Transfer RNA from a Candidatus Omnitrophota bacterium, 74 nucleotides, folded computationally.
Its Rfam family is "tRNA". Rfam's curators write: Transfer RNA (tRNA) molecules are approximately 80 nucleotides in length.
Its mean pLDDT, the model's own confidence on a scale to 100, is 81.

RNA sequence: GGGCGAUUAGCUCAGUUGGUCAGAGCGCGUGACUUACAUUCACGAGGUCCCUGGUUCGAGCCCAGGAUCGCCCA
Numbered sequence: 001g002g003g004c005g006a007u008u009a010g011c012u013c014a015g016u017u018g019g020u021c022a023g024a025g026c027g028c029g030u031g032a033c034u035u036a037c038a039u040u041c042a043c044g045a046g047g048u049c050c051c052u053g054g055u056u057c058g059a060g061c062c063c064a065g066g067a068u069c070g071c072c073c074a
Stems, first nucleotide, its partner, number of pairs: 001073007010026004019057001028044005050066005
């Protein structure tokens, strides 16, 4: 220098033709249960979907550029 992949909650990840979808598990908080702890159950908080721009009535999803990380080639 070139190619490919990834980036969504504190962590690990899902998200199917663009629309009523912003989610799951773990973690965290509160309550129930227990003599107590753990387990289990219920409820809850937590997000600029990496950034900028574009397309569209409408973008996590499509397009362009950029950033970071990983792999491969040179």